[in-house]
């Protein structure tokens, strides 16, 4: 060079035909315990890699672009 896949909470990821961004795990309070942990109940935490366009609305379509994976040459 050339095709393909990813990027979304702190971490691993979901979101499927464009219509209010969610789980698990960590975290924080709370009950429970003699203390911890554990189990329960709540909190809280994202402008979804950056830019731009299309639309009434974009994580999602399109178009530059960064960087991680694997393929071909």
């Nucleotide at each position: 060079g050339c095709c393909g896949g990813g990027a979304u909470a702190g971490c691993u990821c979901a979101g499927u035909u464009g219509g209010u961004a969610g789980a698990g795990c960590a975290g924080c309070u709370g009950u429970u315990u003699u203390g911890u942990a554990a189990a329960c109940a709540g909190c809280a935490g994202g402008u979804g890699g950056g830019a731009g366009g299309u639309u009434c609305g974009a994580a999602c379509c399109c178009u530059c672009u960064u960087c991680c994976c694997g393929g071909c040459u």
About this RNA
This is a predicted structure of a 73-nucleotide RNA (transfer RNA) from a Candidatus Parcubacteria bacterium. The RNAcentral record of the sequence draws on ENA. Lineage of the source: Bacteria > Bacteria candidate phyla > Candidatus Parcubacteria. Its Rfam family is "tRNA". The family's RNA type in Rfam is transfer RNA. Rfam describes the family as follows. Transfer RNA (tRNA) molecules are approximately 80 nucleotides in length.